This is a predicted structure of a 1480-nucleotide RNA (small-subunit ribosomal RNA) from a soil metagenome.
The sequence is in RNAcentral, with records from SILVA.
Its mean pLDDT, the model's own confidence on a scale to 100, is 86.

């Protein structure tokens, strides 16, 4: 501190991932110790059992038990009980349900309050009464329990007495206030126990009443800290006053009465969701996000009420009501782990029913001591953090094994083994704490540590290894199985799946998974934006609010400085210290940005007071202008109506039709009538906030501009909400309708055509009221202010200069355009009318779709409109610019492209490839141009890949290594189709021999072999644009940057040819040249050509042609013509193919990676097939004849071939041929007579004397073999066809067209290639138009690149939403009913110990007090009708996603009717009209 992902690339926008940290975590895999910490986050769900508050006999009586004394009674001492009584059970301890609240935090008030113990002090404790528990008797019940009746005790309980004091009422001083002092008046205390003493009396604990402290608590009051406005109003004790009650205490706290208040946009009230805080975690901060342990407060204690006792109030306290569970004799009882331990249940998930009061802390006691499940420990958990350890040195043959291999090797790897050596840890024995202040008492614990022995011994796994992100081979797999955090892998070679092998990382731990903060400046205070990316409200008025000139005083809220308090501990961060040593703890200090208070300062801002004029406004003088709003009023033009002439079309379109017209249209000429809308002027013009405004004229009426600087004296600006204004369409009523015109209805296009087109037309468009309230309502760009080089229009004014002047020129205001500097921007582009540089104030935006939708509101007749989300999906969507392709875009420009022209294919037969068919096989490959007389320059067998049948198996064919072996090779027979098998004969070289080698056969092992696959793994080669004129690099330059520039521009060429011009200056690959060949000459040589050779011809050298010369045009380059020339502007023709496309052909020509077959996919061999035939399609041949066909004479070439050839000459034979063999290895001999041609001669227009197919016979020839299936030759046969339909080829000069020749394959076989002369033309104006390239330049949503990309309806699965009769719950408010406990308040006839009064003790009687009844409130409980959220629902609506379904083609190019936005109508869909807007 980044990083991946949108694009072919880029640069911006933006969103989605990641890589850090953390965690009360759970999961997977694994697992040595130790320390110090954590450990139901889910059901505040239910709980079995044990324990978590008891204590005191020194308050007091009783009673049991031991002992003593005693005959008992009794009394003493030790222990037990249960009761009265005190003091504690309000602390600890546990949860976070509840609550948004003065609950918390923080400052602060109490002059409105209280306080048990415990401290300090003061003064006091005298003298009576009267119950009553236990207990006792009766009694009730099962049980909890309880009644009556009888005694008795105290530090329980009541009087009385004393009051220094206190407290209540009133007076006076006093204060801001009821402090505080002075006076009066009425009221109020207590208990006693113990040791010590004979005792008198002292100690000590207690107990009353003051003052006082301390520590603890009530209540008020500032600030502060969640979401939601799709929750906007709330509210009756409310708000406030008086009497009054109530409380320790202020207050509507509660009650009666009066008054009508309170609170809200600075967000009331309602919903949600939440325990607050010190702190935790993360961030650089600032900020988010939480609120486990540990600490401070609150709340709860099964769920809801309630009081009682007490200093205080209620988890192991009580009433009552409810769920629930528990005993029960069915009458009625009991309970409340959210204490610590544990069950169960819920969960992904969270622990022992342990030890001990030895420490520290409460309680209670005078203490000893008792209790303490708070604590201290111990146990279980890798659940976090820290610390350790699993061994160290050596050790190479680089061992064996794994894995890879290019087979040479490489790695694991010094790593093992092996060798010394160590002992943390571990066993194992000994010893053995500190924690405890002088003494007793240590769970922890025989721990923790210390010595000794033993042994390398007990101790290493998880994760990844495409990129991001550190680390890669094999083999398996074959879009399967499967991975994935994002981008993406995986369709036969996978570093992305699984495995292994090796690597990397982190370690008792390592992945995953959840959540958080980071990164993310991606909600932007720090620190963001809105022209086009998301994103200025249509528009302007204006309340609240926010900001606001100059100058002087003066305040001291803001502000800023200093001083004081506070900001509890822990945590933090610094230092230092304690435990080996970290975590840990332990001390000091900083820090805690904040409140609160005292004081100061007056610059700013704020308040007050006062001036000012320059912001604003007002006057005066002037001016423009389609500004708005009534009325009148004018001509042109359509259209209709009337007459008139007229006669047959008219209208309409790409071209028709429908439509109008002989009942008279269209045209023309009068005359009318009715609507609407104002050509010219007219403009980048003018006005208005905007939407909008255009004949002319008159009245009303907003605004705005110059000038004047006379008046007021900050009176501004901006504006949430509010009301106002708002084009079109479009509603409501009423009018009015010429012309246009959705929608309808016809005619056409089409495949369809609900659409462009044409005929026609209704609402409506037009007026008048009211409505709607929306638009690309755009300058896509809020409004107001100030400031920031220019130049050049226009529009309104105003001064100056000039002038007779209104022309002109200068200056300056106020709009309105271009273009540009700096600047700014992602770039395009903006640039005083800013999108530059600052300010104030409003709107908006926060990835795309899903939606501008659902749902709720609110407006509207209504159509609709505002406001406005989730579910769910997807990793993109998006701006700009750039390079390319591409267009039914635009400008050059070339080419047998088109045009002009010839000859032709498409029609017929018949070759010859190809598709289909069919076959056992018809092997295979080529497939638009660029597959199809193509691979094949020649399938009868072979070729031969197919088929069918017959054999072989190291093989037909190559090397090697083992072994055996001499039956090979070669002739012969023989079985067989053959292959092949079987027989007989014959043998090389070394070597005396054994032997040994060649060469052959056999077995066996390596291997071979494969026209098997895969041209989309591949090398070579080739097609093709394309002989197109283009393709690109260095260095500069320009741009953030892909790129560009160079290569464009003007010209000019066949050319990126050359030439000017130029931020470009070279330079490469291509073009031209250079090769070849031909045409003209020279010079040399010459087999040969019957000789002669000048000559023809042959070759081999060289000359020539270069816009070189004239002329004209032109800056130049070049162009045009024209001499000469054999040949002129590249003379003519060949080779020669830039960078690249097309995954373009070929694995069957060869090679080759990789698959696959191995008694077969290999290999041989017959015999078939590759030659099939209903068809179709390509390339040729012959031809339909007279420019011709026969038949006879006659003539003139080139360029080839030739030894397993070429063959002459002669003879046969009609021919083909066959005899025959000179000659020739060829300028010498052959092939080999060229033909069209010319010359005679006949056919005479007819399917012929045209044509030649089919077919019969009959030879020839090749080769083992012509059936399937070769060629020729003769005779006979005599098909179709009389110039070809839509369409389509080739060719621009020795060129098309006819003519024949010759070669290669090849035994044979040629209508096919490939060459070669012969005879020899037509046409071209020109580039609108067909194809094809090329340069420039345009628009794009395209880059697989238009064979593109894309839209919506439909059908099918899925998914998530929403409506819905309805249903069910869950919250809540309300209205009536009933109404427990219990406080209050009335009664209170029944009952009724203290105190009073009568009384003779008994008893009355008061005064008080209680049951019991009545009310008010009251938890909950019925009922009734709402709100509100949610769950569900037949069925329905739309949306997403989904494999290559179906129907069109809407948009991107002008998208084939420019798009699009808004409203209205149609329409299977996209959509299409119509209105009015927009340039995107």
């Nucleotide at each position: 501190c980044g990083a991946g992902u949108u694009u072919g690339a880029u640069c911006c926008u933006g969103g989605c991932u990641c890589a850090g940290g953390a965690u009360a975590a759970a999961c997977g895999c694994u697992g040595g110790c130790g320390g110090c910490g954590u450990g139901c986050c889910u059901a505040a769900c239910a709980c079995a059992u044990g324990c978590a508050a008891g204590u005191c006999g020194c308050a007091c009586g009783c009673u049991c038990u031991c002992g003593c004394g005693g005959c008992a009674a009794c009394g003493c001492g030790a222990g037990g009980g249960a009761g009265u009584g005190g003091c504690g059970g309000a602390c600890g301890g546990g949860u976070g349900a509840g609550u948004a609240a003065c609950a918390c935090a923080u400052g602060g008030g109490u002059g409105a309050c209280c306080u048990g113990c415990c401290u300090u002090u003061c003064a006091g404790u005298g003298a009576g009464g009267a119950a009553u528990a236990c207990c006792g008797g009766c009694g009730a019940g099962a049980a909890a329990u309880c009644g009556c009746c009888g005694a008795c005790a105290a530090u329980g309980c009541c009087g009385c007495a004393u009051a220094g004091g206190c407290u209540c009422u009133c007076g006076g001083a006093g204060u801001c206030a009821c402090a505080c002092c002075c006076a009066a008046g009425a009221g109020c205390a207590a208990a006693g126990c113990u040791c010590c003493g004979c005792a008198a009396g002292g100690a000590g604990c207690g107990c009353u009443g003051g003052a006082a402290g301390a520590g603890g608590g009530g209540c008020c009051c500032g600030u502060g800290g969640c979401c939601g406005a799709u929750u906007a109003g709330c509210u009756g004790g409310u708000u406030g006053g008086u009497g009054g009650g109530g409380u320790a205490a202020a207050g509507g706290c509660c009650u009666a009465c009066c008054a009508a208040g309170g609170c809200g946009a600075c967000g009331a009230u309602c919903g949600g969701u939440a325990g607050c805080u010190g702190g935790u975690c993360u961030g650089a901060g600032a900020g988010g996000a939480c609120g486990a342990u540990c600490a401070g407060c609150c709340a709860c204690a099964c769920u809801g009420g309630g009081a009682u006792u007490g200093a205080g109030a209620a988890c192991g306290g009580c009433c009552c009501a409810g769920a629930c569970u528990c005993c029960u004799a069915c009458g009625g009882g009991g309970g409340g782990c959210a204490g610590c331990a544990g069950u169960g249940a819920g969960g992904a998930a969270u622990u022992u029913u342990c030890c001990g009061c030895a420490a520290u802390g409460g309680a209670c006691g005078c203490a000893a001591g008792u209790c303490u499940g708070a604590c201290g420990g111990a146990g279980c958990a890798a659940c976090g953090c820290c610390g350790c350890g699993u061994g160290c040195a050596g050790g190479a043959c680089g061992a064996a094994g794994g894995u890879c291999u290019u087979c040479g090797g490489a790695u694991c790897g010094u790593a093992a083994a092996c060798u010394g050596c160590u002992u943390u840890u571990c066993c194992c024995a000994g010893g053995g704490a500190a924690g405890a202040g002088a003494a007793u008492g240590g769970a922890c614990g025989g721990u923790a540590c210390c010595u000794g022995g033993g042994g390398a011994a007990u101790a290493a796994g998880c994760c990844c290894c495409g990129g991001c992100u550190a680390a890669c081979u094999a083999c398996g797999u074959g879009c399967c199985a499967g991975c994935a955090g994002c981008c993406g892998c995986g369709g036969u070679a996978a570093u992305a799946c699984g495995u292994a092998g090796g690597g990397g990382g982190c370690a008792a731990g390592c992945g995953u998974u959840g959540u958080c903060c980071g990164g993310a400046u991606u909600u932007a205070u720090u620190g963001g934006g809105c022209g086009u990316a998301a994103a200025g409200g249509g528009c302007a008025c204006g309340c609240a609010g926010g900001c606001g000139g100059u100058c002087c005083a003066u305040u001291a809220a803001g502000u800023u400085c200093a001083g004081g308090g506070u900001g509890a501990c822990a945590g933090u961060c610094a230092u230092c210290a304690g435990c080996u040593u970290a975590a840990c703890u332990g001390a000091u200090g900083a820090a805690g940005u904040g409140c609160c208070u005292u004081g100061a300062a007056a610059a700013c801002u704020g308040g007050u007071g006062g001036a000012c004029u320059u912001g604003a406004g007002a006057g005066c003088g002037a001016g423009a202008g389609a500004g708005g709003g009534a009325c009148a009023c004018g001509g042109a033009a359509c259209u209709c109506c009337g007459g008139g002439u007229g006669g047959a079309g008219c209208a309409g379109u790409g071209a028709a039709a429908u439509g109008c017209g002989u009942a008279g249209a269209g045209a023309u000429c009068c005359g009318g009538a009715a609507g609407a809308a104002c050509a010219c002027c007219a403009a980048a013009g003018g006005c208005g906030a905007a939407g909008g405004c255009a004949g002319u004229g008159u009245c009303c009426u907003g605004g705005c501009u110059c000038g004047u600087u006379u008046c007021u004296g900050a009176c501004g600006c901006u504006c949430a909400g509010g009301g106002g204004c708002g084009a079109a369409a479009g509603c409501g009523a009423g009018g009015g309708g010429a012309g246009c015109g959705a929608a309808c209805g016809g005619g056409a296009u089409u495949a369809g055509a609900u659409a462009c087109c044409c005929c026609g037309g209704u609402a409506g468009u037009c007026c008048u009221c009211g409505c709607c309230g929306u638009a690309a309502a755009c300058g896509a760009u809020g409004a107001c202010c100030a400031c920031u080089c220019g130049a050049c229009g226009u529009g309104g004014g105003a001064g100056g200069g000039a002038u007779c002047g209104a022309c002109c020129c200068c200056u300056u205001c106020c709009g309105u355009g271009u273009c540009a500097c700096a600047g700014c921007c992602a770039a395009c582009g903006c640039g005083a009318u800013a999108a530059g540089u600052g300010g104030u104030c409003c709107g908006c935006c926060u990835g795309g779709g899903g939606a501008g939708u659902a749902c709720g509101a609110c407006c509207g007749c209504a159509a609709g409109g505002u406001u406005a989300a989730a579910a769910c999906u997807c990793a993109a969507a998006g701006g700009a610019a750039u390079u390319g392709a591409c267009g039914g875009g635009g400008a050059c420009c070339c080419g047998c492209a088109c045009a002009a022209g010839c000859a032709g294919c498409g029609g017929a037969g018949c070759g010859u490839g190809u598709g289909g068919u069919u076959u056992a096989a018809u092997u295979c490959g080529a497939a638009g141009c660029a597959a199809c007389g193509c691979g094949a320059a020649g399938a009868a067998c072979c070729u031969u890949a197919c088929c069918a049948g017959g054999g072989u198996u190291u093989g037909a064919c190559a090397u090697g290594c083992a072994u055996c072996u001499g039956c090979a090779c070669c002739g012969u027979c023989c079985a067989g189709a053959a292959a092949u098998g079987g027989a007989c004969g014959u043998g090389c070289c070394c070597g005396c021999a054994a032997g040994g080698g060649a060469c052959g056969g056999g077995u066996g092992c390596a291997c071979a072999g494969g026209u098997g696959c895969u041209g989309c793994a591949u090398g070579g080669c080739u097609g093709u644009c394309g002989u197109c004129a283009g393709c690109u690099c260095g260095u500069g330059c320009c741009g953030u940057g892909a790129g560009g520039u160079g290569u464009u521009g003007g010209g000019u060429u066949a050319a990126g040819u050359c030439c000017c011009a130029u931020a470009a200056c070279g330079a490469g690959c291509g073009c031209a040249a250079c090769c070849c060949u031909u045409a003209u000459c020279g010079u040399u040589a010459g087999u040969u050509g019957a000789a002669u050779u000048u000559c023809u011809c042959u070759a081999a050298c060289g000359a020539g042609a270069c816009u070189g010369c004239c002329a004209c045009u032109a800056a130049a380059a070049a162009g045009u013509g024209g001499a000469g020339g054999a040949a002129g502007g590249u003379g003519g023709g060949g080779a020669u193919g830039a960078c690249g496309u097309c995954a373009a052909g070929u694995c069957a020509g060869c090679a080759c990676g990789g698959c696959c077959c191995u008694g077969a996919c290999a290999u041989c061999c017959u015999g078939g097939g590759c030659g099939a035939c209903a068809c179709a399609c390509a390339c040729g041949c012959u031809a339909c004849a007279a420019u011709g066909g026969u038949c006879g004479g006659g003539a003139c070439a080139g360029a080839g071939g030739g030894a397993a050839g070429c063959a002459a000459a002669c003879c046969c034979g009609c021919g083909a041929g066959g005899g025959g063999g000179a000659g020739c290895c060829a300028a010498u001999c052959u092939c080999a007579c060229a033909a069209a041609c010319c010359c005679g001669a006949u056919c005479u227009c007819a399917g012929u004397u045209c044509a030649g197919a089919u077919u019969g016979c009959a030879g020839g020839c090749u080769g083992c073999a012509a059936c399937u299936c070769g060629c020729c030759u003769g005779c006979a046969u005599g098909a179709a066809g009389c110039c070809g339909g839509a369409g389509u080829u080739g060719c621009u000069a020795g060129u098309a067209a006819c003519c024949g020749u010759g070669g290669g394959u090849c035994a044979g076989c040629a209508c096919a290639c490939c060459a070669c002369g012969g005879u020899g033309a037509a046409u071209a104006c020109g580039u609108u138009c067909c194809c094809g390239g090329g340069u420039c330049u345009u628009g794009u949503a395209c880059a697989c690149a238009c064979c593109g990309c894309c839209c919506g309806u439909c059908a099918c699965a899925c998914c998530a939403c929403g409506a819905a009769a309805g249903u069910c719950g869950g919250c809540u408010a309300u209205a009536c009913c009933u109404g427990a406990a219990g406080c209050c308040g009335c009664u209170g006839g029944g009952c009724u110990a203290a105190c009073c009064c009568c009384u003779g003790u008994g008893g009355g009687g008061g005064a008080g007090g209680c049951a019991g009844g009545c009310g008010u409130c009251g938890a909950g409980g019925g009922u009734g009708g709402g709100g509100u959220c949610g769950g569900u629902g037949a069925u329905u609506g739309g949306g997403g996603u989904g494999a290559a379904g179906u129907c069109g083609u809407a948009a991107c190019a002008a998208g084939g009717u420019a798009g699009c936005c808004g409203u209205a109508c149609c329409g299977g869909a996209a959509g299409g009209u119509g209105c009015g807007g927009c340039u995107g």